[in-house]
Context: one part of a larger RNA
RNA sequence: CGUUAGAGUAUUGAGAGAAGCUUUCCUUAGUACGAGAGGACUGGGAAGGACGCACCUCUGGUGUGCCAGUUAUUCCGCCAGGAGUAAACGCUGGGUAGCCAUGUGCGGAGCGGAUAACUGCUGAAAGCAUCUAAGUAGGAAGCCCAUCUCAAGAUGAGUACUCUCUGCAAAGAUUUUUUUGCAGUAGGCCACAGUAAGACAAACUGUUUGAUAGGUGUCAAGUGUAAGAUCAGCAAUGGUUUCAGCUGAGGCACACUAACAGGCCUAGUGAGU
Repeated sequence: CGUUAGAGUAUUGAGAGAAGCUUUCCUUAGUACGAGAGGACUGGGAAGGACGCACCUCUGGUGUGCCAGUUAUUCCGCCAGGAGUAAACGCUGGGUAGCCAUGUGCGGAGCGGAUAACUGCUGAAAGCAUCUAAGUAGGAAGCCCAUCUCAAGAUGAGUACUCUCUGCAAAGAUUUUUUUGCAGUAGGCCACAGUAAGACAAACUGUUUGAUAGGUGUCAAGUGUAAGAUCAGCAAUGGUUUCAGCUGAGGCACACUAACAGGCCUAGUGAGU
C1' cells in the first nucleotide's frame, strides 16, 4: 500500500515445511515345518540405542565478585578490622536465578486409500493355454491422507462474532443536500515503567481504577557460625554470644520511588476510483 467504511477478537486451511529409524528379550512355541540338526510366519508384551522437540523437579556444568578461606605486597597512623593489585575472578572451596546436558519428559501411532515390481481369480482373441484384452483380488520403509508446525499478499486477499458511525463553521444549492476546513467516537500509534520478548524493529505486560521496574519486609536458597565483647591459654588458637553475619538475578506482600505530563492519527452507512 492492497484486501472496496473504519476497527477489535477468534478462526478455516489453498499451500509449505518437519517427522518417518532401529536392536534385543519374553510370549505365541520348541508350535508349524523337518528323518534329525535345527527352527519360523503372524499376533501380543517389555527393555533399550541413535535422532528430534521441550524443560530445569532431580543429577550435574557454568554462574567475572554471592559467601568463605588463603599467599605476597601497597594503603587506611598503629593493633584489630578492612580495601586495592597480583593477565583482564591473584589463587582455592562452594554456589541462587538464568543458560545448558551428561539430567528429566515426550515423539516416530493407522486392520486408512490408490499403487510399483511381483503374485493371483475368472477369461477370450487363438475350441488349448494365458494375471488382461472386458471384469476382478492382493501387494512396499516409497505416493496420498492421517501426526506436528507455519499459513488469507491464498491479489482467488476467505469466515464468524463484537464495537463505532457525531458535532461546529464557511461556500455552493434551496426539496433532498454537495464540497471544504476544524473538532472528535470505536480503535490505533507515540510517550513512559518494563519483560521469562529481543541485534534494531517487532511481540508481550503495565501506566495510579496500578504490583510494570526499583526499593523495603518476609520466605526460599547460597555460604558456613560475621564484627565487637567476654572466657580459657605465655602464645598460636579455641569456646560462648551465634546454625550467626552477609547475600546478584527467585516466591509472596507492601505504593516508599519511578510509570508523570501528555501528544498524534482516525472512517462517517461506505461504487468513492
Overview:
This is a predicted structure of a 273-nucleotide part of an RNA (large-subunit ribosomal RNA, domain VI) from Chloroidium sp. KL-2023a. Lineage of the source: Eukaryota > core chlorophytes > Trebouxiophyceae > Watanabeaceae > Chloroidium. It is recorded under the gene name rrl. Its mean pLDDT, the model's own confidence on a scale to 100, is 87. Rfam family: Bacterial large subunit ribosomal RNA.